This is a predicted structure of a 124-nucleotide RNA (FMN riboswitch aptamer (RFN element)). It was read from a public genome assembly, where an Rfam model found it.
């Protein structure tokens, strides 16, 4: 320097006040938050990744392999050689189960995953 088996860590934030009701953190007014990898330049609404269920294979289970469903949302103006990623300004969007309807509470979950960075191993 390049490459990949192995292992090791690490790897999601966020309801404060007021309404109405028997009962709401779940409805109403405001309020708060924003995984990863890319993109000339910093992104929750550009582009993809990942979490979730369900069917089959392996005796069964899990894992791994295969298939199906589901996979969310931006506009204007401004700087600049470039920006849907900066600035200003208005707007929007959040799995399942539960429960007075939840992005925020409580549970699968002391769980996985996308990955990030070590360290080990070839070569040289």
């Nucleotide at each position: 320097u390049u490459c990949u088996a192995u292992c090791u860590u690490c790897g999601a934030g966020g309801c404060c006040a007021g309404g109405u009701g028997a009962a709401a953190a779940u409805c109403c007014u405001g309020a708060c938050c924003g995984g990863c990898g890319g993109u000339c330049a910093c992104a929750g609404u550009c582009c993809g990744c990942a979490a979730g269920c369900c069917c089959c294979g392996c005796a069964a289970a899990a894992a791994c392999g295969g298939g199906g469903c589901a996979c969310g949302a931006a506009c204007c103006g401004g700087u600049g050689g470039a920006a849907u990623c900066c600035c200003g300004g208005u707007a929007c969007c959040g799995a399942c189960g539960g429960u007075a309807c939840a992005g925020u509470c409580c549970g699968g979950a002391u769980g996985g995953u996308a990955g990030a960075a070590g360290a080990g191993g070839c070569c040289u």